[in-house]
RNA sequence: GAACUGGAGAGUUUGAUCCUGGCUCAGAAUGAACGCUGGCGGCGUGCUUAACACAUGCAAGUCGCACGAGAACUCUUUAGCUUGCUAAAGAUAGUAAAGUGGCGCACGGGUGAGUAACACGUGGGUAAUCUACCUCUGAAUCGGGGAUAACACUGCGAAAGCAAUGCUAAUACCGGAUAAUAUCUUUUGAGCUUUGGCUUAUCAGAUUAAAGGUGGCCUCUACAUAUAAGCUACUGUUUGGAGAUGGGCCCGCGCACCAUUAGCUUGUUGGCGGGGUAAUGGCCCACCAAGGCAUCGAUGGUUAGCUGGUCUGAGAGGAUGAUCAGCCACACUGGAACUGACACACGGUCCAGACUCCUACGGGAGGCAGCAGUGAGGAAUUUUGCGCAAUGGGGGAAACCCUGACGCAGCAACGCCGCGUGAGUGAUGAAGGCCCUUGGGUCGUAAAGCUCUGUCAAGUGGGAAGAACCUGCUUUAUGCUAAUACCAUAUUGCACUGACGGUACCACUGAAGGAAGCACCGGCUAACUCCGUGCCAGCAGCCGCGGUAAUACGGAGGGUGUAAGCGUUAUUCGGAAUUAUUGGGCGUAAAGAGCGCGUAGGCGGCCUUUUAAGUCAGAUGUGAAAGCCCGAGGCUUAACCUCGGAAGUGCAUUUGAAACUGCUUUACUAGAGUAUGAGAGAGGAGAGUGGAAUUCCCAGUGUAGAGGUGAAAUUCGUAGAUAUUGGGAAGAACACCAGUGGCGAAGGCGGCUCUCUGGACCGGACCUGACGCUGAGGCGCGAAAGCGUGGGGAGCAAACAGGAUUAGAUACCCUGGUAGUCCACGCCGUAAACGAUGAGUGCCAGAUGUCGGGGGGCAUGCCCUUCGGUGUCGCCGUUAACGCAUUAAGCACUCCGCCUGGGGAGUACGACCGCAAGGUUAAAACUCAAAGGAAUUGACGGGGGCCCGCACAAGCGGUGGAGCAUGUGGUUUAAUUCGACGCAACGCGCAGAACCUUACCAGCCCUUGACAUGAUCGGUUUGGGCGCCGGGAGACCGGCGCUUUCAGUUCGGCUGGUCCGAUCACAGGUGCUGCAUGGCUGUCGUCAGCUCGUGUCGUGAGAUGUUGGGUUAAGUCCCGCAACGAGCGCAACCCUCGUCCUCAGUUGCCAUCGGUCCGGCCGGGCACUCUGAGGAAACUGCCGGUGACAAGCCGGAGGAAGGCGGGGAUGACGUCAAGUCCUCAUGGCCCUUACGGGCUGGGCUACACACGUGCUACAAUGGCGGUGACAGAGGGCGGCGAGGGGGCGACCCCGAGCAAAUCCCGAAAAGCCGUCUCAGUUCGGAUUGCUCUCUGCAACUCGAGAGCAUGAAGGUGGAAUCGCUAGUAAUCGCGGAUCAGCAUGCCGCGGUGAAUACGUUCCCGGGCCUUGUACACACCGCCCGUCACACCAUGGGAGUUGGCUUUACCUUAAGGCGGUGCGCCAACCCUCCUCGGAGGGAGGCAGCCGACCACGGUAAGGUCAGCGACUGGGGUGAAGUCGUAACAAGGUAGCCGUAGGGGAACCUGUGGCUGGAUCACCUCCUUU
Repeated sequence: GAACUGGAGAGUUUGAUCCUGGCUCAGAAUGAACGCUGGCGGCGUGCUUAACACAUGCAAGUCGCACGAGAACUCUUUAGCUUGCUAAAGAUAGUAAAGUGGCGCACGGGUGAGUAACACGUGGGUAAUCUACCUCUGAAUCGGGGAUAACACUGCGAAAGCAAUGCUAAUACCGGAUAAUAUCUUUUGAGCUUUGGCUUAUCAGAUUAAAGGUGGCCUCUACAUAUAAGCUACUGUUUGGAGAUGGGCCCGCGCACCAUUAGCUUGUUGGCGGGGUAAUGGCCCACCAAGGCAUCGAUGGUUAGCUGGUCUGAGAGGAUGAUCAGCCACACUGGAACUGACACACGGUCCAGACUCCUACGGGAGGCAGCAGUGAGGAAUUUUGCGCAAUGGGGGAAACCCUGACGCAGCAACGCCGCGUGAGUGAUGAAGGCCCUUGGGUCGUAAAGCUCUGUCAAGUGGGAAGAACCUGCUUUAUGCUAAUACCAUAUUGCACUGACGGUACCACUGAAGGAAGCACCGGCUAACUCCGUGCCAGCAGCCGCGGUAAUACGGAGGGUGUAAGCGUUAUUCGGAAUUAUUGGGCGUAAAGAGCGCGUAGGCGGCCUUUUAAGUCAGAUGUGAAAGCCCGAGGCUUAACCUCGGAAGUGCAUUUGAAACUGCUUUACUAGAGUAUGAGAGAGGAGAGUGGAAUUCCCAGUGUAGAGGUGAAAUUCGUAGAUAUUGGGAAGAACACCAGUGGCGAAGGCGGCUCUCUGGACCGGACCUGACGCUGAGGCGCGAAAGCGUGGGGAGCAAACAGGAUUAGAUACCCUGGUAGUCCACGCCGUAAACGAUGAGUGCCAGAUGUCGGGGGGCAUGCCCUUCGGUGUCGCCGUUAACGCAUUAAGCACUCCGCCUGGGGAGUACGACCGCAAGGUUAAAACUCAAAGGAAUUGACGGGGGCCCGCACAAGCGGUGGAGCAUGUGGUUUAAUUCGACGCAACGCGCAGAACCUUACCAGCCCUUGACAUGAUCGGUUUGGGCGCCGGGAGACCGGCGCUUUCAGUUCGGCUGGUCCGAUCACAGGUGCUGCAUGGCUGUCGUCAGCUCGUGUCGUGAGAUGUUGGGUUAAGUCCCGCAACGAGCGCAACCCUCGUCCUCAGUUGCCAUCGGUCCGGCCGGGCACUCUGAGGAAACUGCCGGUGACAAGCCGGAGGAAGGCGGGGAUGACGUCAAGUCCUCAUGGCCCUUACGGGCUGGGCUACACACGUGCUACAAUGGCGGUGACAGAGGGCGGCGAGGGGGCGACCCCGAGCAAAUCCCGAAAAGCCGUCUCAGUUCGGAUUGCUCUCUGCAACUCGAGAGCAUGAAGGUGGAAUCGCUAGUAAUCGCGGAUCAGCAUGCCGCGGUGAAUACGUUCCCGGGCCUUGUACACACCGCCCGUCACACCAUGGGAGUUGGCUUUACCUUAAGGCGGUGCGCCAACCCUCCUCGGAGGGAGGCAGCCGACCACGGUAAGGUCAGCGACUGGGGUGAAGUCGUAACAAGGUAGCCGUAGGGGAACCUGUGGCUGGAUCACCUCCUUU
């Protein structure tokens, strides 16, 4: 500053992270449709599908001023008479309808089937062309003729229609005349041009026209009123020229996909000559030549009208081509021409075909992709409206007529725009709804109420603009003319004309009255609660919700968004930088071709010259209008409309510039190459040759084994193997040297010698002078396996056989063994053909090895330097990270190849190659929301390292076998209540089920309840305790007796309390959910770990700290260190045992003194023991050694105790949805005369069986008998109970003492002595019988004990498995809790009292570091393939059906063309005659013939699609089968190519790769 204003992201792969990458969403739009809802108006829009079929009406006619002919209804008059009929005249009326003729019908309107094309767009050409009507301009418009429709009549036909005869007109038709600057031929030129042209001069010749109509006038003539020849005006006709308009043809450029379409073409390409056309041209024909097109995509196939524009986008682009506008094409399908200025013609003709209709069956008619409308199709698209008033078109001189073009109205929220459904005030925050922690909150100023307003709708009244042309009348002027007539043109005034429509608009009236829905509320994405449901019903755009507390389903309340609409679906663009020109990539994510040579193409060193193709600048033309944009204006505003501008990035022409690119030119040497000299090398090909080893053969020695494996066997061997010695044969491969050494483009190449041969490097520098780089197609090379032919065949070895292993073992291991491996020739053409890294050039720090060559130095074996190769480390930089890093994955340039989510699939089909195997090229349907890369933290590994633990080992004793006890499972049952289930359930909850407990079962009872609180009413003054009686199984019910017993008081049966009865709130539940929870507990584990703050590193998850070196029981401590600190754990603090001291001495003790009934019994004492309170003591403190001068470790001293002194309590962050709703508490759900409560009886105690934990044993280390010594810790009044008595005994009777250091339980037992003598016993005690005892209301189910009798299994226990490291195991007894009674269990106590530990290889568990991972629900993980079932899409498939198309041939309608034309014919010419004919000619017509040709037919193909028995693989699918292939060293490392084999994953051979773990070695690098 008129026409500059603009770019947002999110969700989803993971335990988490970064990246790659797809999917999805938010936006805008639509000719839309569907669902719910719906007040008004304006402006737009409205069959996207069946170019499917169409009833009915209308959509193209008009002209009497071209022509002939010409009604009727009706009215009037007259006549006749049978008074309602006939006839005539006039009007109607020169009208209607029809006909000849002219113009129009080729415009307007519709549709998009076809078309990939000069169809369209844009810019040009036409000197190769046409153009009716219109405009301007020139000339002319003379004079004749013969017909024909209409009409009349006849005939045929159902009809449509046709035919014959006769009459007639014209601006219809035909001769003739005249005519040019028209056309043609010809002579001679000029200028401009350049396909055949234009202008002009000139000689000669030829050819070609016409139509009149209407009005007026009487000047001239006829005539004398007037009319006509005539004149005049207008209009028409003919012929030229020019213009305008509209076409035809040609060209440059632009404009879809497929190469799984690569070759196409014979009128094809060109020429000459003709024909044809308005016109060029193979457009057509004859002849000649053999060309033409194509990877810059021909040909073929599929799809499609093109454009201005429209939608989207920041733009570049992408998508689209409705309405409006330009062009094209089409008009039922196919073909054809006629007429005409224009058509091969939407509402014309002919033919063929399909379809529909009419028919008298002979034959006819039709074409809505015009406007309405109908049917059909479809998710879906309107009225069979009004009018020519306006605009425009056709005809006409005009009036006027026609016009479904158009103008309007109707229908539809289909779109855009505008308006309204009220405004203000109003808190008892009403009622009601919803929620609630019950306090309240919210809907909510919302409502009601009060005060206002009146848009829209409704009613009443008024009421436009759109209308001015034309025409008529009128005024004036001009032209024409003899004329002031007429006529024409222009002009003044008046009149006439409105579908919409009584519409827009205006005024008035009354009244808040008539007018709000839809979607959403888990995240993305604005908006939250309750109820219902319970992986059901359902939702879902993606992620995903729903399995009993769902903000995700359904409803409700509330909220958010939007609003006469709101959502959904479909489609397009955007976001998507997800096809990347702007603006991406290829080491590992998808992606570098296995390697080279090289064609086209692309790109290309330095100096100079030229040109102007590219490029840049200016100018001109064009880029239609509309649209977009800007500025104005008009509808009240807006949408909408009008005007002006800008823009239209393009194309063409032209003028200039000359740097750059290109062309041209001249030089150059830095790129490239040649010549020359020297050296290195497993580079290639051929020929020869050598030794070691293996196997075989022969011979010798020699004897029973050999071989092979984890262990074996198959196998070989007494017919002499293996071993060993000698000799011989054969084939294959070349030890050591040997090396991240060398060579080669890659594959690859290794004994030695010779011959031939390729390439690279170095040195100095002769020569050429950009000769270069890359490289689509193409050509060549190309491991192993494999194939063909012929050889060869020692070893090895797919297949195969056998032996093992195994659940199986089509494998791994073993013994054999064939193709093959080797050679020659020929194929194949692929590999993890890898550096997973295309080639070339230049630039950008270094360090250090090594190979080849050169130069220099000196101390001659080193140093410096340079070129080329090959490694490692490392900066800048780069990368998602890992990493790469002068051998780039850095910074740039050039060229090629390749990628675009995973699966399907490198598959199918097709094509090419191959002998085959197969290779190359290479999809789709369908399906998923991921697939993937790198790195992180964990977890895991039949990975590694270090370390610990009764983990193993070394030991001792058990369990597993027996009987019994006890718990569990199972089974049984009316019930066998419930819980606990690897370790970490199973002598567990239960520290004790006969009733009770008790939760279970059967039966009998109660219902405000056995228990709590509150309320109302009535009754009672009460009520409680004890005893008795009756019924009953009892609960319970009824009755009687005894005892004890309220307060206040106004003295009232008033009040309060108690109790009873009734009612209501509620009680109650061992009912469910431990996966809704609290609390408590188990476990890893008394393992040494788990974290944080700040800092630092990393894009980030995260790392560091916490790793490392030592050390410890310990993340214990020390040292080091980008870390420094801190917390929870460890340790310590606590209790107990062990030593000592102090204090205190009764119930304890007794050394000393005394007494004694000999008992600490008594006096006495508190020393000692002991009791119980407080202290001390142990800290690696000391010494030596070791270690790093540390931490510490080892040894020693001292000490009661020594390195944590023994034991206990104490349990980090967390894990196991571990356990417990039946301890308790508690959310939610459920039951409420029952799932609550009471009672009796039963059950928890069952018993073919299985398991766990124990007891007792199997005996002599023992049993039995005797003896009678020594503890500790506990308990005791409904108790312990001394002592005495009875009983064989359990026990009973009497009963002292003791609420306990006093009394009692109470005896300890193992011990010792004797006996038994190896037996089913003098072991063992189960089981059973009888008789008892005790507890208890009660021992039947179902207690314990005693005595007598009985005397089972069992002789040390298979596989397997448990505990324990010292006062421990083992063994022995004692006590306690629970408890009326009941222990082999549990919790404690003491007595006696061992063995062993070399050590960490292995098993189990754990800690730290590291490594791999496809695991993260974390190896109880993940996951592969066959088979079976269901569904889906797809390939093959004998065939079959259809579409399109090609080739050859047949047939040939209509038609035009050509030929013929004996039949037929008015005009013109000639002849003849009786003037009307006859004949002939010119010319024409029918007919016939010919070539062409649509439809049709035959045959053979091509291609696409449908169906198809059967068949192949693929995909998907909560719980199928078989195995275990892969991920860890995945248990045989995996994978790639190839070959064989096998139910399957797979296995094996061969070559290759590391994208293999682990250990060792070698080399290199870094640091010192």